The RNA shown here (Bacterial RNase P class A) has 426 nucleotides and comes from an Anaerolineae bacterium.
RNA sequence: CAAGCCAUCCGGUUGGUCACGGCGGCAACGUUGCUUCGCAACGUAUACGCUGAGGAAAGUCCGGACUCCACAGAAUAGGGUGCUCGUUAACGACGAGGCAGCGAAAUCUGACGGAAAGUGCAACAGAAAACAGACCGCCGCCGCGAAAUCGGCAACGAUUUUGCGGCGGUAAGGGUGAAACGGCGAGGUAAAAGCUCACCAGCGUUGUAGCGAUACAGCGGCUUUGUAAACCCCACCCGGAGCAAUGUCAAACAGCGUAGCAUUGAGGCCGAUGUCGCAAGAUGUCGGCCUCAUACGGGGUGAUUCGCCCCGCCAAUGCGCGGGUAGACAGCAUGAGGCGCGUCGCAAUACGCGCCCAAGAGAGAUGAUCAACACGGUCAAGGCAACUUGACCGCACAGAAUCCGGCUUAUAGGGUGGCUUGAACU
Numbered sequence: 001c002a003a004g005c006c007a008u009c010c011g012g013u014u015g016g017u018c019a020c021g022g023c024g025g026c027a028a029c030g031u032u033g034c035u036u037c038g039c040a041a042c043g044u045a046u047a048c049g050c051u052g053a054g055g056a057a058a059g060u061c062c063g064g065a066c067u068c069c070a071c072a073g074a075a076u077a078g079g080g081u082g083c084u085c086g087u088u089a090a091c092g093a094c095g096a097g098g099c100a101g102c103g104a105a106a107u108c109u110g111a112c113g114g115a116a117a118g119u120g121c122a123a124c125a126g127a128a129a130a131c132a133g134a135c136c137g138c139c140g141c142c143g144c145g146a147a148a149u150c151g152g153c154a155a156c157g158a159u160u161u162u163g164c165g166g167c168g169g170u171a172a173g174g175g176u177g178a179a180a181c182g183g184c185g186a187g188g189u190a191a192a193a194g195c196u197c198a199c200c201a202g203c204g205u206u207g208u209a210g211c212g213a214u215a216c217a218g219c220g221g222c223u224u225u226g227u228a229a230a231c232c233c234c235a236c237c238c239g240g241a242g243c244a245a246u247g248u249c250a251a252a253c254a255g256c257g258u259a260g261c262a263u264u265g266a267g268g269c270c271g272a273u274g275u276c277g278c279a280a281g282a283u284g285u286c287g288g289c290c291u292c293a294u295a296c297g298g299g300g301u302g303a304u305u306c307g308c309c310c311c312g313c314c315a316a317u318g319c320g321c322g323g324g325u326a327g328a329c330a331g332c333a334u335g336a337g338g339c340g341c342g343u344c345g346c347a348a349u350a351c352g353c354g355c356c357c358a359a360g361a362g363a364g365a366u367g368a369u370c371a372a373c374a375c376g377g378u379c380a381a382g383g384c385a386a387c388u389u390g391a392c393c394g395c396a397c398a399g400a401a402u403c404c405g406g407c408u409u410a411u412a413g414g415g416u417g418g419c420u421u422g423a424a425c426u
Base pairs, nucleotide, nucleotide: 001422002421003420004419005418006417007416008415009414010413012373013372014371015370016369017368018367020052021051022050023049024048028044029043030042031041032040033039034038054397058408059407061406062405063404064403065402066242067241068240069239073306074305075304076303078238079237080236081235082234083097084096085095086094087093098112099110100109101108113233114232118231119230120227121226122225135174136173137170138169139168140167141166142165143164144163145162146161147160148159149158150157151156182200183199185197186196187195201223203220204219205218206217207216208215209214246330247329248328249327255321256320257319258318259317264293265292266291267290268289269288270287271286272285273284274283275282276281296312297311298310299309300308301307337356338355339354340353341352342351343350375394376393377392378391379390380389381388382387
C1' cells in the first nucleotide's frame, strides 16, 4: 500500500425568534372552611423554570413483568426445545468450549439426542436397495465337437488351446446407480471370501487428561447402506386471555322467547288435625319454610377425564329477538432503570460504591425560520499534486402508544480499534 474478517461510534452542533405536549408554578381570580379582613385547603393558572422519538421505535418471531379468570391440583392428548458447561427473571437468547463443514487464513455456519425398539421411503437404472442377490464373468466336474503338438504301422492315447450344453462352487473383477453387507495392499485358493496378516475406518472394552461434550493410546469378536426439517423413541420444559387487560366514579335501562335437567335421608321451626293427659306436655299423620348430606342436572376452570368451586325450576348458563347508556379519572412510566469507577471471572454476567430521573399523547404533541460552524456531495476556477476559494444541496432506513430482555429485517455517508494474507522498503 492492497484485499479480506471481527467489533464499535456518529448519522449534525451552537445561539436567537415564534408555535405545540407534559411536569412544576410567585402573582391574580374563584369556591369552601376557620380562631374573620387574615390564614388554610382545593381549582383555574399568566410570567417563569425543567423536559419532549430509535438503532432499529419496524416485524409480532420468542421470553417475561403486570392484570383478570381463580382459592387452583393431577393425568392424558397436544405443543416447544435437542452436543457440553455456564449466564439470565426467563427464552428457541447470550458466553465459552466440543465435533462436523466451507475457506490459504483471520473468521463464519450448524434443524448438532437416537437408525443394533419398531414402521415407512430410496424414482429410474440394476441380478439385487437390507433375513438382498447373479446380468457379464472366474473356477471345477461331466458330455458332444474342432485345431495343434508328441507317441504309435493303425486303432487310439496324452498335453495345450477353443466352441456349445448340463451340474456345482464364487461374489474378488466388470457393469447399473447418489449409495451395493467395511476400504486398500499382500498372502492364500480350483476360482474366491477378514480365510490370514499389516495399515485405516466403524463397533465394543480398558486406561490417561478433562466438571463435561470429547481427545489420545492399548486390546478385540472381525464388521447390520442412507434417511428422523419421515412417522416414531428418549430427555427436559409448557394453564388461558390480554392495556380494547383491569379498577373507580358518573349516566341510563325493558324485557321477551327458547334448550335440557332431580331422587332419597336426617335434623330444626311453624300451622292443622288425631290419641293420651285436669293442665303443662308427650306422640302419630299431613302441609309449609330453613339447614345438612347423598344422588342427579346445569355452569366455571385452554381440549378430554378425575378432582375442586358455584347454582338448583325458572337460579346460574347457552342461543335468538328487542330497548337504553357509553362521560371522566386511574392503570401511565422509579424501572429485572441509565451512566461512571472498582473487584472476581477468558467472557456472558454478578457484586460493591457514587451520580442521575431524561416523552406520556388520547385521532393521537416535538414543527417552522434566521445566523454561524462542522461533515459530506455536486459544479466552477486556480494548482504538478496535496489542497485553496466560491456557489448550491442536506440527501440513508425511518415515528413511541403498558413496559422490559432478545432475535430477524431495512439502512446514503463518515470515523475508530483489532486480526489474517500478499507485495515492496528499512
Its Rfam family is "Bacterial RNase P class A". Rfam links the family to the GO terms dimeric ribonuclease P complex, tRNA processing and ribonuclease P activity. Lineage of the source: Bacteria > Bacillati > Chloroflexota > Anaerolineae.